[in-house]
Molecule: small-subunit ribosomal RNA
Organism: Phycisphaerae bacterium
RNA sequence: AAAUUGAAGAGUUUGAUCCUGGCUCAGAAUGAACGCUGGCGGCGUGGCUAAGACAUGCAAGUCGUACGAAUACUUUGAUUGAGUAAUCUUGAUAAGUGUUAGUGGCGGAUGGAUGAGUAAUGCAUAGAUAACAUACCUUGAGCAUCGGGAUAGCUAUGGGAAACUGUAGGUAAUACCGGAUAAUGUCCUAGAGUCGAAUGACUUCGGGACCAAAGGGCUUCGGUACUGGCUUUAGAGUGGUCUAUGUCGUAUCAGUUAGUUGGUGAGGUAAUGGCUCACCAAGACUUCGACGCGUAGCGGGACUGAGAGGUUGACCCGCCAUAUCGGGACUGAGACACUGCCCGGACCUCCACGGAGGGCUGCAGUAACGAAUCUUGCGCAAUGGACGAAAGUCUGACGCAGCAACGCCGCGUGUAGGACGAAGCCUUUCGGGGUGUAAACUACUGUCAGGGUGAAGAAAGGUGAGGGUUGUAAUACCCGAUCUUGAUCGAUCCCAAAGGAAGGUCCGGCUAACUUCGUGCCAGCAGCCGCGGUAAUACGAAGGGACCAAGCGUUAUUCGGAAUCAUUGGGCUUAAAGCGCACGUAGGCGGAUAGAUCAGUGUCUUGUGAAAUCCCCCGGCUUAACCGGGGAACUGCAGGGCAUACUGUCUAUCUUGAGGCAAGUAGGGGUACAUGGAACUCUGGGUGGAGCGGUGAAAUGCGUAGAUAUCCAGAGGAACGCCAGCGGAGAAAUCGGUGUACUGGGCUUGUUCUGACGCUGAGGUGCGAAAGCGUGGGUAGCGAACGGGAUUAGAUACCCCGGUAGUCCACGCUGUAAACGAUGUCUACUAGAUCGUGGGAGUUCUGACGCUCUCGCGGUCGAAGCAAAAGUGUUAAGUAGACCGCCUGGGGAGUACGGUCGCAAGGCUAAAACUCAAAGGAAUUGACGGGGGCUCACACAAGCAGUGGAGCAUGUGGCUUAAUUCGAAGCAACGCGAAGAACCUUAUCCUGGGUUUGACUAUUACGGAUGCCCUCUCUGAAAGGGGAGUAAGCUGCCUUCGGGUGAAACGUAAACAGGUGCUGCAUGGCUGUCGUCAGCUCGUGUCGUGAGAUGUCGGGUUAAGUCCCUUAACGAGCGAAACCCUUAUUGUUAGUUGCCAGCGAGUAAUGUCGGGGACUCUAGCAAGACUGCCGGUGUUAAACCGGAGGAAGGCGGGGAUGACGUCAAGUCCUCAUGGCCUUUAUGCCCAGGGCUGCACACGUGCUACAAUGGCAUGGACAGACCGACGCGAUACCGCGAGGUGGAGCAAAUCGGAGAAACCAUGCCUCAGUUCGGAUUGUAGGCUGCAACUCGCCUACAUGAAGUUGGAAUUGCUAGUAAUCGCAGAUCAGCUAUGCUGCGGUGAAUAUGUUCCUGAGCCUUGUACACACCGCCCGUCAAGUCACGGAAGCUGGGAGUACCUGAAGUCGGGUAGUUAACUCUUCGGAGAAACGCCUGCCGAUGGUAAGUUCGGUAACUGGGGCUAAGUCGUAACAAGGUAGCCGUAGGGGAACCUGCGGCUGGAUCACCUCCUUU
Repeated sequence: AAAUUGAAGAGUUUGAUCCUGGCUCAGAAUGAACGCUGGCGGCGUGGCUAAGACAUGCAAGUCGUACGAAUACUUUGAUUGAGUAAUCUUGAUAAGUGUUAGUGGCGGAUGGAUGAGUAAUGCAUAGAUAACAUACCUUGAGCAUCGGGAUAGCUAUGGGAAACUGUAGGUAAUACCGGAUAAUGUCCUAGAGUCGAAUGACUUCGGGACCAAAGGGCUUCGGUACUGGCUUUAGAGUGGUCUAUGUCGUAUCAGUUAGUUGGUGAGGUAAUGGCUCACCAAGACUUCGACGCGUAGCGGGACUGAGAGGUUGACCCGCCAUAUCGGGACUGAGACACUGCCCGGACCUCCACGGAGGGCUGCAGUAACGAAUCUUGCGCAAUGGACGAAAGUCUGACGCAGCAACGCCGCGUGUAGGACGAAGCCUUUCGGGGUGUAAACUACUGUCAGGGUGAAGAAAGGUGAGGGUUGUAAUACCCGAUCUUGAUCGAUCCCAAAGGAAGGUCCGGCUAACUUCGUGCCAGCAGCCGCGGUAAUACGAAGGGACCAAGCGUUAUUCGGAAUCAUUGGGCUUAAAGCGCACGUAGGCGGAUAGAUCAGUGUCUUGUGAAAUCCCCCGGCUUAACCGGGGAACUGCAGGGCAUACUGUCUAUCUUGAGGCAAGUAGGGGUACAUGGAACUCUGGGUGGAGCGGUGAAAUGCGUAGAUAUCCAGAGGAACGCCAGCGGAGAAAUCGGUGUACUGGGCUUGUUCUGACGCUGAGGUGCGAAAGCGUGGGUAGCGAACGGGAUUAGAUACCCCGGUAGUCCACGCUGUAAACGAUGUCUACUAGAUCGUGGGAGUUCUGACGCUCUCGCGGUCGAAGCAAAAGUGUUAAGUAGACCGCCUGGGGAGUACGGUCGCAAGGCUAAAACUCAAAGGAAUUGACGGGGGCUCACACAAGCAGUGGAGCAUGUGGCUUAAUUCGAAGCAACGCGAAGAACCUUAUCCUGGGUUUGACUAUUACGGAUGCCCUCUCUGAAAGGGGAGUAAGCUGCCUUCGGGUGAAACGUAAACAGGUGCUGCAUGGCUGUCGUCAGCUCGUGUCGUGAGAUGUCGGGUUAAGUCCCUUAACGAGCGAAACCCUUAUUGUUAGUUGCCAGCGAGUAAUGUCGGGGACUCUAGCAAGACUGCCGGUGUUAAACCGGAGGAAGGCGGGGAUGACGUCAAGUCCUCAUGGCCUUUAUGCCCAGGGCUGCACACGUGCUACAAUGGCAUGGACAGACCGACGCGAUACCGCGAGGUGGAGCAAAUCGGAGAAACCAUGCCUCAGUUCGGAUUGUAGGCUGCAACUCGCCUACAUGAAGUUGGAAUUGCUAGUAAUCGCAGAUCAGCUAUGCUGCGGUGAAUAUGUUCCUGAGCCUUGUACACACCGCCCGUCAAGUCACGGAAGCUGGGAGUACCUGAAGUCGGGUAGUUAACUCUUCGGAGAAACGCCUGCCGAUGGUAAGUUCGGUAACUGGGGCUAAGUCGUAACAAGGUAGCCGUAGGGGAACCUGCGGCUGGAUCACCUCCUUU
């Protein structure tokens, strides 16, 4: 110096947005487990489950310096024997060294294990003990005297299987006992002093009573400074007890308690105390949660977190509890004792059946349980403990090792160079790219593992010759040679060689990392969202990549993120959430001034907050993990001092909060009684005479027995028109004719009074719409249920006719509503404007009116602010304060169980299993509505002509078939692809025949040099196959002419060709449709958090988002319009093939000819039309109306032209194309058939049904188009189709070519016809290889249906409809009545927008967004899951009553037994002990009735979930009867109906209010 640097988000509800809100992920951690993999070391950690059961070994002994005794060895050697002797033998006694069963002492209460129990007898923190104990240890003072009797061991002898045990004899002690001595000890007692809040404590001085002891070792025998014993003081450490505070969930546990609470006395304890007992009193605890139930050892700490917190209590430390389960005491300083004792239960073992033994929750270990957790190791060397004087012994404490990647930390698996880059593998657009300097290869190094070597250290200690110190004989103390102690670990150095050492997960987003193949809603993946149905970065594999790394993933759990329980730090109008309203208890909070106090609060200080851990600094292991030292911290608790603003408490005062009083005042405030008129129904009477009533339309119903209608009279009950008003009153529910009585509250004013008396309010109490219930009344109208009639597929409804409860009154219950402002009550503050209502004041001389001000109440708009937005805004949802209530994803469910209230119906309180990833709010854009407004369209209306009926043509469906190829399917498929199916076309559609590098394109290699063309022949249905010939012609390029190369063709081979095979839901392109509808967008700006809005809306106007005006918009783009083509007029230019006025010629006739450009016409260029002009309307505009002029007038007519987009619209069979499939076939060639098939249905057409017609004869007028593989004239033949023939024409020249309707004349005369033409027969013609299936045309004959067409439906607004013919494409021919064009003749109607259809714009509602062909509810049926009820069956817990009553303490008794002491007459007696009996208590066991919590269960109830079940259609739009709430009844079901309420209802009208001017 430091010890206080710390805070991240993402995915998922929607078409999109903002919000609310849940779910999920990324992080850290673990006593972990599982999968794959695994080189080394260090330090840690390791039965979380069965406190279930345990084989085996070990885990508590030690002391001979307490004691007797036994025993081994050594020495001594009395004595005996042998020997001549040496010597050998015996071995008394004595000494020494060891060992130890027993007595005795100390220790077995520590250490070690575990967490079952325990919610307080526990733990933590701070205290108390004046209410206590303490062996061993330290310290001070003192003492140790005289005696006694036993007993184990042992010996002898019994019992027993064993365990063990009996009797007799005899023995020791530091074992046991008696006496003596004794206070500074304990007790009693007379005083004195000090202290304490106090019970009391301490000190001192007297008196009395009581209590001790043990020796051992050494010895020169003198002793002793060693060790032990006894009494006592003090201490240290340890322990007991008590107090305060803190210490989980549950109220679906609200009352508990008889020793219970207290007192007196006694007992008991080391000690207080109901701890125990007797008596007395009736207390004690509790919403600040008692009692009960469930769960749980507690703390230091650990994990996480920015923190506050949350979770947790393995390892280490402290405390507690427990020791097979339950009970009990003994011993002891200490236990009610883990490896002690007794008893009972369960279990196990031994047994001779008589009995006996056992307790791993010590260390190892075993089986069991389980997802899961180690060696039956070494050592007391170290640290610590027990015993001992010591050596030492014991020590599964401990130190070490072993096993396990279980965790943390460290190291390694090589390093450097090395290619435009090997091989392999993968990929590819086939060029390449990736793996990749990676490898190989070259050079080098040597960590770790391996083999040798092995230092220091972990060692301190022990023994102790010798020396020293006061002293000495020694023990003691100091120094100290020598000898000696390691279970385990171990640096360095040497050897060798790149040699022995890399995996796991992931790669759709979150989240770093991408391709190919396989698979085809299968297999599978998945933390959430979600992938997979033939092109999967999501499955599986491979290549590549990313991240970690001796590990990597998964699972489980905790915290975090989660501000998602919010103290820090959330909310409650509509998202979940304000009690229906008030009064009020406890509690919480509380106006002004002054004083006192110091409890809270602040500050300083003292004690404590164990150590370890965390943090900081320093140090030790090579580093780190780990460890050591010091500090900081431990945010706490307690004591003391000081401060006094604020809060509290106490005292005094005040008036502004609150209340009282007085004077006024408005009112559907309440209760009771009385009373009134209108209407209604009924009754009686009169008039009257056929209907009434009811509905969308009807019917049921009433009525000739007289209804309805009308008049008169009477009766009855209910409700109170107008006034009447977003007006009034009330706490809310609610309150409405009038009068009277009683009564509550409000407001205003006041020179008035009290003096904080206040606010809120858990529980509690009261009031509380409608429906409903009970008793008794009443009942006119209305009217659940019910009956009938309708409607309907049905109609348990909506509509109609009736009608009971009920609605009304009295009394009592119920206690709920969308009981709503979806907004708790109170107080203060914060712009305004305006209206209503009740008071007051001022202004004016007074009154009225008016104006100004003020207090209260009720509305609307609105600033700031707030809000997710909608909105709110002095009546807050703003800014603050006080208090209460409530919420925490959706469903299950406001349900079950329990409790409680109720007569019942039901109310209040209120879960869980299971299930989903959403449910929800507000707003946005669309779409939709049996919502609204405006507008348009042949959409309707007004008209004309049709279709639908007939016959035929044609297309489709269906049926049939060997095949009837394929496609198109509401509008927007169906005379469509197909502008031409006899073969071909044509499609492997069918049958049959043939072929395989192929009918075709392009490439390479090889072969032999041929090959093409052509002729003939066999077989065959043809294709094809086989054979023969080669007369003529052709056969490339280069050349040094020797040759070379080899084109075309053929053959072989290889890749490949081919496919009208599949997928139009993989695609391009093209097309249809909405729709030629007027829309669709962008830039910048502005508004909005945002999606988005604005612009594009509004007022006019238009065919038009066309234009104008206004305007937070200003501009622009794609569309509309215009530009383009055609047509209508004119001018000009040009006249051939067109034209012919004038001039000329010619003909039977014709522009025929010369000529001409005037006209028509042709086709180039121009002009023209622009609301340009006038008048009116309109806003001064845009524009509209009318007019003039003009060929044409308001887009002149027609065409081409089709915005952004929609329909996964159509087309893979035009073409192109990805992928898949096929390859002697799904390719290619060929013959025949089929596409034409016919009980039937539909679409589109043609022809008709006739007289506005048909037939016959004669006559007239177009436009456009086509022609050489062609059009084909005149002429001739044929009734005709046609034939013969071939002039002219590549076309304003020639031809097709005659237009027809029309006109004129004649006939037909209303009929199945002189209408109509189907069908059929015969005979012909044409095309073509071919006309049977299957062509067209002609002639003659035949002569069907059909007499204007049901429901329904189509087209058309002017040169249009209708009608008439002509041409063309395709094409040999034709099925064409089709299609595309052309002209001729040529109408009717439109008052208009109510309705049908479609469309556009604005607005509104929405639970839709695949967008109403949407969404969605309930029963029933099926499967499955969890739960509730339930006759019963069964188990556990805690108690109660009674019975039983072991061991044992305590108490009582005592015939038994007995060494110590006392007395003794010596016999004995006493005392005491043991034994036995017994009383209280008492474990266990039993019985009984209950209680509580589980399990199971026939049956039963609802609930959840589950692509394609049944019935309906309740809700969302006015959802087709607006919906919803409460209640009651009814019904297969959603639901329906009655009564009251709400708007969270659309639409229209009216009233009120507001805004602007």